RNA sequence: UAUGCCCCGCUGCCGAAUCCCAAAGUGAGGCGAAGCCUCACACGGGAACGGGGGAACCACGUUAACUGGGGUGAAUUUCUCCGGAGCACGGAGAGAGGGCCAGACUCCUUCAGGCCCAACCCGUCAGCUAACCUCGUAGGCAUCUGGAGGAGGUGAC
Repeated sequence: UAUGCCCCGCUGCCGAAUCCCAAAGUGAGGCGAAGCCUCACACGGGAACGGGGGAACCACGUUAACUGGGGUGAAUUUCUCCGGAGCACGGAGAGAGGGCCAGACUCCUUCAGGCCCAACCCGUCAGCUAACCUCGUAGGCAUCUGGAGGAGGUGAC
């Protein structure tokens, strides 16, 4: 000097996952005779956002074999090859489809480029669904990607 790793702060990304009040108690600070005040954490409550269950109407044709079925989420599906007893499962490709990318106020459309297509839950049960009932507000990360068009907002002159 460069690179990598770790910690803190700011800012930002995916996501519904944010904001407000606040018991008892604890900690810190201030004044002080007793005690009081401020801040932080926080049982619990509220707002907002997100999900599930749940009428009428509508939808669901019947039988047999195999196979239960359903939910959150972008995370589905077809084909080829390899491993494999195997339409199980795993890996590598191609296609269709879906999602995301400070683009440095927010949002929409579009072109190109890049990345992702997981994981978990219910437990034989749930179509839609007003009233109603009920659950969650986590977790994971670090950008630097450019062009065109439009809507709204903010600030300055």